[in-house]
The RNA shown here (small-subunit ribosomal RNA) has 1492 nucleotides and comes from an uncultured bacterium. The prediction has a mean pLDDT of 84.
RNA sequence: AGAGUUUGAUCCUGGCUCAGGAUGAACGCUAGCGGGAGGCUUAACACAUGCAAGUCGAGGGGCAACAGGAGUAGCAAUACUUGCUGGCGACCGGCGCACGGGUGAGUAACGCGUAUGCAACCUACCCAUAACAGGGGGAUAGCUUCCGGAAACGGAAAUUAAUACCCCAUAGGAUUCAAAGGCCGCAUGGUCAAUGGAUUAAAACUACGGUGGUUAUGGAUGGGCAUGCGUGCCAUUAGCUAGUUGGCGGGGUAACGGCCCACCAAGGCGACGAUGGCUAGGGGGUCUAAAAGGAUGAUCCCCCACACUGGUACUGAGACACGGACCAGACUCCUACGGGAGGCAGCAGUGAGGAAUAUUGGUCAAUGGGCGAGAGCCUGAACCAGCCAUCCCGCGUGCAGGAAGACGGCCCUAUGGGUUGUAAACUGCUUUUUUAUGGGAAGAAAAAGCUCUACGUGUAGGGCACUGACGGUACCAUAUGAAUAAGCAUCGGCUAACUCCGUGCCAGCAGCCGCGGUAAUACGGAGGAUGCGAGCGUUAUCCGGAUUUAUUAGGUUUAAAGGGUGUGUAGGCGGAUUAUUAAGUCAGUGGUGAAAUCUCAGAGCUUAACUCUGAAACUGCCAUUGAUACUGGUAAUCUUGAGUACAGUUGAAGUAGGCGGAAUGUGUAAUGUAGCGGUGAAAUGCUUAGAUAUUACACAGAACACCGAUUGCGAAGGCAGCUUACUAAGCUGUUACUGACGCUGAUGCACGAAAGCGUGGGGAGCGAACAGGAUUAGAUACCCUGGUAGUCCACGCCGUAAACGAUGAAUGUUAGUCGUCGGGGAGCUAGUCUCUUCGGUGAUGCAGCUAACGCAUUAAACAUUCCGCCUGGGGAGUACGGUCGCAAGAUUAAAACUCAAAGGAAUAGACGGGGACCCGCACAAGUGGUGGAGCAUGUGGUUUAAUUCGAAGAUACGCGAAGAACCUUACCUAGCCUUGACAUUGAUAGAAUCCCUCAGAGAUGAGAGAGUGCCCUUCGGGGAGCUUGAAAACAGGUGUUGCACGGCUGUCGUCAGCUCGUGUCGUGAGAUGUUGGGUUAAGUCCCGCAACGAGCGCAACCCUCGUCCUUAGUUACUAACGGUUCGGCCGAGGACUCUAAGGAGACUGCCUUCGUAAGGAGGAGGAAGGUGAGGACGACGUCAAGUCAUCAUGACCCUUACGGCUAGGGCGACACACGUGCUACAAUGGAUAGGACAAUGAGACGCAAUACCGCGAGGUGGAGCAAAUCUAUAAACCUAUUCUCAGUUCGGAUUGUAGUCUGCAACUCGACUACAUGAAGCUGGAAUCACUAGUAAUCGUAGAUCAGCCAUGCUACGGUGAAUACGUUCCCGGGUCUUGUACUCACCGCCCGUCACACCAUGGGAGUUGAUCUCACCCGAAGCGGGGAAGCUAAACUGGCUACCCUCCACGGUGGAAUCAGCGACUGGGGUGAAGUCGUAACAAGGUAACC
Repeated sequence: AGAGUUUGAUCCUGGCUCAGGAUGAACGCUAGCGGGAGGCUUAACACAUGCAAGUCGAGGGGCAACAGGAGUAGCAAUACUUGCUGGCGACCGGCGCACGGGUGAGUAACGCGUAUGCAACCUACCCAUAACAGGGGGAUAGCUUCCGGAAACGGAAAUUAAUACCCCAUAGGAUUCAAAGGCCGCAUGGUCAAUGGAUUAAAACUACGGUGGUUAUGGAUGGGCAUGCGUGCCAUUAGCUAGUUGGCGGGGUAACGGCCCACCAAGGCGACGAUGGCUAGGGGGUCUAAAAGGAUGAUCCCCCACACUGGUACUGAGACACGGACCAGACUCCUACGGGAGGCAGCAGUGAGGAAUAUUGGUCAAUGGGCGAGAGCCUGAACCAGCCAUCCCGCGUGCAGGAAGACGGCCCUAUGGGUUGUAAACUGCUUUUUUAUGGGAAGAAAAAGCUCUACGUGUAGGGCACUGACGGUACCAUAUGAAUAAGCAUCGGCUAACUCCGUGCCAGCAGCCGCGGUAAUACGGAGGAUGCGAGCGUUAUCCGGAUUUAUUAGGUUUAAAGGGUGUGUAGGCGGAUUAUUAAGUCAGUGGUGAAAUCUCAGAGCUUAACUCUGAAACUGCCAUUGAUACUGGUAAUCUUGAGUACAGUUGAAGUAGGCGGAAUGUGUAAUGUAGCGGUGAAAUGCUUAGAUAUUACACAGAACACCGAUUGCGAAGGCAGCUUACUAAGCUGUUACUGACGCUGAUGCACGAAAGCGUGGGGAGCGAACAGGAUUAGAUACCCUGGUAGUCCACGCCGUAAACGAUGAAUGUUAGUCGUCGGGGAGCUAGUCUCUUCGGUGAUGCAGCUAACGCAUUAAACAUUCCGCCUGGGGAGUACGGUCGCAAGAUUAAAACUCAAAGGAAUAGACGGGGACCCGCACAAGUGGUGGAGCAUGUGGUUUAAUUCGAAGAUACGCGAAGAACCUUACCUAGCCUUGACAUUGAUAGAAUCCCUCAGAGAUGAGAGAGUGCCCUUCGGGGAGCUUGAAAACAGGUGUUGCACGGCUGUCGUCAGCUCGUGUCGUGAGAUGUUGGGUUAAGUCCCGCAACGAGCGCAACCCUCGUCCUUAGUUACUAACGGUUCGGCCGAGGACUCUAAGGAGACUGCCUUCGUAAGGAGGAGGAAGGUGAGGACGACGUCAAGUCAUCAUGACCCUUACGGCUAGGGCGACACACGUGCUACAAUGGAUAGGACAAUGAGACGCAAUACCGCGAGGUGGAGCAAAUCUAUAAACCUAUUCUCAGUUCGGAUUGUAGUCUGCAACUCGACUACAUGAAGCUGGAAUCACUAGUAAUCGUAGAUCAGCCAUGCUACGGUGAAUACGUUCCCGGGUCUUGUACUCACCGCCCGUCACACCAUGGGAGUUGAUCUCACCCGAAGCGGGGAAGCUAAACUGGCUACCCUCCACGGUGGAAUCAGCGACUGGGGUGAAGUCGUAACAAGGUAACC
């Protein structure tokens, strides 16, 4: 110091989360020791038991217990007596009990902190100073006796003491009255005081040393009171207050004071937050943080408050009193039922509560406290110990060597390697610690005692001896021996650390993002690793990171956020000059800021923690002295800010009145006749009772065409015919006047579109609601016909809008250029001119700013002042409460709950029922089909024992399959095999091989026979191949996963695209290049250009066809010559065709023309012309496209079966649906007869001629041919004849019979032939397909597969051979640019609302329950105060006390108001929830632009 997380990616905004530190902690796992700390955060809940405050006999009367002495009785034991002594229970009296200790309920307060003040005060014990203590008196506890009571306790009588109480005296001092005068002060005032008057003291004890007492003054200590400043949250708490605020006079107090009372006045507090509500002890400090801050208030220290709850006073120096009193209440206990007792928030301890917090310990040895003269006593204060890893600190669990890198574990590419790992074993060493034994502290100084010295009956100093709970503890020594001692969490990223197995969206993990659906580094286990270590993790909480409340240090056009606008109050801020002041400000000094803590330095425990010493610091407050620039105050002046005056000018500025024409509608009259109107198309509607249209007149209401504009005016909303009146404003000029009068502006006030509301008018057009007609699946809409409120006017409400420039107001500063509106000035050439200036309103643009887009003198720049507002999304601008309103509603404005995002700008894509351009048999123009029929074939479905499997829009469906009768074959049924049909290793036996018989459907089984091979050889044998074959390793699988893969393929698409390097631009994703202007079939080329180049694609190179040439002529060819059986048949030829090698040829090369060029158009020549035609060739990528059944292959699965063999069956089924084809429906035809012309390819398990037989399929037979040699009628076509429009001489399905061929075998299930039969069908609905030239159409031929063939398929070949293209509006697909986007799984996208279901929190709610607070009234304990006896009273008598009465008052009661909370039938919306329903509102022009 940062990191993760919104996106396809980016930048920003913004939240959520993490890494750090901390804790009085708790929980889980684990645990060796020591030191130092800490230890009920919850129930201020209830408490058994013990202890926590006593002491003094040197104040007193005394003597219950104990000890001693004495005495009496007794032999003794012992008993009794005796206050005589030590002492001392209870009692009187003194001092203490107000400290110490606990707790944090209450308290938002002078409670606390800090700084002051008291001229308004007190202070026992202590210190200093001064003075004093004379005389007298009567009681009362105790004790004794009696009475009551269960007890607690009470009553009566008698008697007694004091340092208890009372009276008198004394009085310098005190208090008080009167008071001459002096001095002082910040106001009231204070102080000194001559003199005179009045009132008030005391206590004794004694060892005779002293101690104690009284009065007064002063000090010290401790307190009391007052004041300034500081010290939580809520304004959904805005008004509060009657002793209230003040005064006069009293009372009261230690003291001031409404503290209390009587009277008088009407004040006092409050947006600088009163009052009310909620919460809370405050501080020093503690944690965190760079600091500023934030959070916190355990332990220790200071202050406060409290002591079962509430109230009250008494005593006292001090209390309204934790271990005192009285009363009331609740609770607990005792009881003889009459009545009593109690208060652990002291120390231990118990119960309860809780996640959770210790011993009913020791000692007064030290420190401190109370009493005492002292010894001493008391002290759960304190010091110690016990328990607890609760925290901090320290130590240890060994160290060194040791490689066969052991065994075992784990992993892997596995004869082996890696890792655990020098780790272990083993060898040597050490002994902190443990254990045992022995020694053994400091903390102790005193007081008191004894003794000595100095002064002198005592004080001060020295010496000696006494005193330790902890504790035989710390520590030290010796012995033994590696001996006694390691865990926890994590390992996907953040975040250090990785593999295997199991699991299979299950189980589970998770702080955030997220993992898990069969190859999980994320779950569980294991091995290994990483981190920390006697601890480690988790949970909770706080700070940090978070500049995410921003003082330091944020924002506000679009992300959350500028108030709708003005005016203006408080407040904040404020021009120039001079003087003064010194409040702010700055500096010096003084006081204070307790100690502890923190920091620094040093010291003590072996170190550290810890403790001690010193310094610094405590950033604060107060006082004082000084400075005077700035701010403030005061005084004076100024003119530039602001305003005024005068002159001019501008405009849809406002209000009220008057006037106008066009249009529309209505009425009347007229002309006139059948429609009008409306729409995408219609209909509703109007109209023969005369509409629409046209003409004339009249009336009504509303709005003001053209001008008209980035125009003008206004604060905003807003304002538009003309004109009049009134009113306001701006601007310009003059520089005459005032002299800072200014800016902003919380609350307030005013204005404020549209809609809406009230009252009264008005109502032409338009037009929510409503009605009808359409549209539609529906259509409560869009469209149409009507139409009410409203729109208009007057008055009054409402107070909101995307009230927007999504941009608050004001001032100043900071480059330009070009328009425009309203003024002014100057110039000349006098204009529709030029220059300039002020004020508005626009465009563009530099610097600068911005996340970017963009803003840019009209700022979103640079500065200043003031105001409003924001702090993740949703819930929600909602609920409740308040205010306003007639209502509608407005305004103010939350929480629970829920999510990890929501959002802004820009980028690349994709998409659009967006745009532009371009292309393609895409449309159009044509030709021929499909869809209808029959059949063939494929698919779906159905059926079946099985109908094996795959392919599924385009891109499955005559597809895999270039050929299912068996085989194929993967399917079914049945029968068989289990190292297997097949591969490798392999003991044994045998050559291999061939033939036969029997059983069986066959596989197979049983049996019999023939046969002895090849190579090498040292003749023993060895080798190759084959058969048999025990046992195992293994084979085998068309089983699964094409979503684990390779390879191959389809498609976009033969579309023209897809990228890279360097440079440049941009914060960046990215862009540029590749866009633009042209051109092309083409990202083809040219030009331009922050780009310059390059790659994969295009094209070309390759093959075929088309022309020519060269070479070569057999099986091909035949012009010339010869022969001929007349057939290139033969000789011959090498010309031609052809064959097959190599070349030539075409390049927009030439001409004309257009163009800058690329290139285009036309022409010539040429076999061919602008890519000549066709093919092969398929960029980056898309579809998790297809294929595990061609093959290969990971993983999983089967192993007498999911493997293998065999027979038969099935893949061929058939109500049906679809695709692809064939044949047709006929005369451009059918039939018959005759005749002509190809090319490719195939052929020995083959093609087969001539010939013969058969109607024919075919048969017999076999010339020729391993092929330019042999084998195959080409057909359409032509000629002739016939048929004459019909279910036919069309069409051929179906069926019957008889055959042929292939084959082991044609039943399921072959093809073909002959004869017979002669179905549907007369050109095909919606829709749809192919094709642009040797193409479509039509005609036949060949081949692969193949025994044969279900081939009408597929792949090739040639023959004949068209029509049409204006063109790109539309449909489909594609390309480029651009635009919008809420899409990126990318429109087959995203997404909204109701309803239904489940869960959650919440509002309302008849009411009901509780708490708090308050008002009125009633009651009124104890007690203070007042009154007060005829009652009581020994002294003192103008005495004291009491019953009783009065005021005040706690608790309680009754009634009302307010606030908070719980429950509540029912009800409202909200949120959340893999696969519910209905629609499709939004995002593209989202299909009616969206939004307020």